[in-house]
RNA sequence: CGGGAUGACCGGACGAUCGCGUGCCCUGCACGAGGAACGUCCGGGCUCCACAGGACAGGGUGGUGGGUAACGCCCACUCGGGGUGACCCGCAGGCCAGUGCCACAGAGAACAGACCGCCCGCUCCCGCAGCGGGUAAGGGUGAAACGGUGGUGUAAGAGACCACCAGCGGCCCGGGCGACCGGGCCGGCUCGGUAAACCCCACCCGGAGCAAGGCCAGACAGGCUGCGCAUGAGGCUGUCCGCCCAGCAGCCGGGUAGGCCGCUCGAGCGCAUCGGCAACGGUGCGCCUAGAUGGAUGAUCGUCACCUGCCAGUCGGGCAACCGCGGCAGGCACAGAACCCGGCGUACAGGUCAUCCCGUCCA
Repeated sequence: CGGGAUGACCGGACGAUCGCGUGCCCUGCACGAGGAACGUCCGGGCUCCACAGGACAGGGUGGUGGGUAACGCCCACUCGGGGUGACCCGCAGGCCAGUGCCACAGAGAACAGACCGCCCGCUCCCGCAGCGGGUAAGGGUGAAACGGUGGUGUAAGAGACCACCAGCGGCCCGGGCGACCGGGCCGGCUCGGUAAACCCCACCCGGAGCAAGGCCAGACAGGCUGCGCAUGAGGCUGUCCGCCCAGCAGCCGGGUAGGCCGCUCGAGCGCAUCGGCAACGGUGCGCCUAGAUGGAUGAUCGUCACCUGCCAGUCGGGCAACCGCGGCAGGCACAGAACCCGGCGUACAGGUCAUCCCGUCCA
C1' cells in the first nucleotide's frame, strides 16, 4: 500500500422565530423519542381469575460448566464442519426399546442382490450359442451397495485367512468439576441412513392481559324483597275477595368513545474500585431522564459540517489518472414511545475508533 476478520461507537451542530404536550411558584419558566422507540418471537415484573397434593393429556427445551429475576438469551469450554489465516457456523440427547420411511435410477435399498463380467459342468445345428451351477475381484446405477490397501489362497473368488489402517464394543491407566481428551490391551472381524418421522429419556410450563385491575359521577332500562288496600273515578270485572299495575322504602344490577388512579424511581443510569478468563456480581460516590389518550416531541430561515454530481476556475501538487482548494446544484438514512424491564430478530444515507490476519514492496 492492497485485500480481509472481529469488537465498540456516532447517526447532524449552533442561533432566531412560530407551533404542540406535560409540570410549576403560569405576562413566563423548565423538560419533551430510539439504536433500533419497530416486529410482538421468547423470558420476567405487575394485575385479576383459578388452584390441597399427585398422575395423565398437551406444549416447550436439548453437548458441558457457569451467569441471571427468568429465558429458546449471554459467557467460557468440548465436539463436529468451513477458511491459507485473523476468525466464522452448528434445531449438537437417544435409531443394539419398538414402529415407520428411504423418491428417481438400478439386478438388488436392509437379516439385500446377480444386469454385464469371471470360473466350472452339460447340450447341440460347435457359435466366444443355449442351459445349470459357483462367485462378488472388476464394470455399471445411485445421496447411500454390507469396511480400505497389500498379500496368502482358489477353477474363479470371497475377513475364508494374514499384516497394517479406519470404525464399533469391552476392560484398564492418566488428565479434566464436567462435556471430553491422551494412551494401552482384548474381541468378533464390520453390525446403512433418517428422530425440523412416530416414539423414548431428562428438565421446564395454570389462564388472561394496562381495553389488566380499581375508584368516582350522573342519566335511563330491569329484577328482587318488604309495606299497604285507608290512599288510585287504573286493569281482570258490574260488585266482593284475590291477583296485576301504579305508589313508598331498601337492596341488586346491565350498558356507556365521561373523569381519575394504575403511570413511571427502575432487576434504573454514569463514574471509580474490588472479585471473576468472561458473561456477571459486590461496594462507594453522583444523577433524575417523555407520560400523550384521536394520541404532543414539528416547521421555516440563517451559518457550518457531511455525502453525491458538475465546472469556461488566469489556483496548488502530479507525466497522467487523480488529489487538495474554490464555485454551483441536489441530497442528509431507517424509523418513531403508549404499563415497565431483560433478550432475540429485522431495517438503516453516511461516518469514526481499536485490535488482529493474509499478500506485496522498502529498510
The prediction has a mean pLDDT of 75. Predicted 3D model of a 363-nucleotide RNA (Bacterial RNase P class A) from Zhihengliuella sp. Taxonomically the source falls in Zhihengliuella (Bacteria, Bacillati, Actinomycetes, Micrococcales). Its Rfam family is "Bacterial RNase P class A". It is annotated as a ribozyme. It was read from a public genome assembly, where an Rfam model found it.